RNA sequence: AACCUCCUUCGGGGCAGGGUGAGGCGUCAGGCCAAUUCCCGACCGGUGGUGACGCGCAACUGCGAAGUCCACGAGCCUGCGGGCACGAACUGGUGAGAUUCCAGUACCGACGGUACAGUCCGGAUGAAAGAAGGAGCCG
Numbered sequence: 001a002a003c004c005u006c007c008u009u010c011g012g013g014g015c016a017g018g019g020u021g022a023g024g025c026g027u028c029a030g031g032c033c034a035a036u037u038c039c040c041g042a043c044c045g046g047u048g049g050u051g052a053c054g055c056g057c058a059a060c061u062g063c064g065a066a067g068u069c070c071a072c073g074a075g076c077c078u079g080c081g082g083g084c085a086c087g088a089a090c091u092g093g094u095g096a097g098a099u100u101c102c103a104g105u106a107c108c109g110a111c112g113g114u115a116c117a118g119u120c121c122g123g124a125u126g127a128a129a130g131a132a133g134g135a136g137c138c139g
Base pairs, nucleotide, nucleotide: 004136005135006134007133008132009131010130017040018039019038023033024032025031042119043118044109045108046072047071048070049069053064054063055062067107068106075084076083077082089105090104091103092102093101111122112121113120
């Protein structure tokens, strides 16, 4: 130094614009209100890994880089042992090599509430993958 233990801090983004009108209100009548949920369209992308790209340097060290590749996290139930749930990508190009680069076209998004919600409100001033720093331990 690493490992291990403890502490502190940090640790998620998003309906512009238009249409319809379930329903409600009201008049003698004409009307008025009404969905970020429906329709058109718009917008967003947690954490670690990988990464042929980019930035930077004299050279290294370094910094950034995948929503849909590999993993992790958030939810619900519980007799506290555990159980359940847990989304989505292709085509073309370059190349020795790419599901990560370039181009194009697609697709996905917990639970409760409410006019059917990735984007509103709520559990949540919560929790957490993890990140940074500090102390101890060891030697």
Background:
This is a predicted structure of a 139-nucleotide RNA (FMN riboswitch aptamer (RFN element)) from a Bacillota bacterium. The model forms 97% of the base pairs in the Rfam consensus. The sequence was found by an Rfam model in a public genome assembly. The source organism's lineage runs through Bacteria, Bacillati and Bacillota. The coordinates come from a structure-prediction model, not an experiment, and the mean pLDDT is 79. Its Rfam family is "FMN riboswitch aptamer (RFN element)". From the family's description: The RFN element is a highly conserved domain that is found frequently in the 5'-untranslated regions of prokaryotic mRNAs that encode for flavin mononucleotide (FMN) biosynthesis and transport proteins.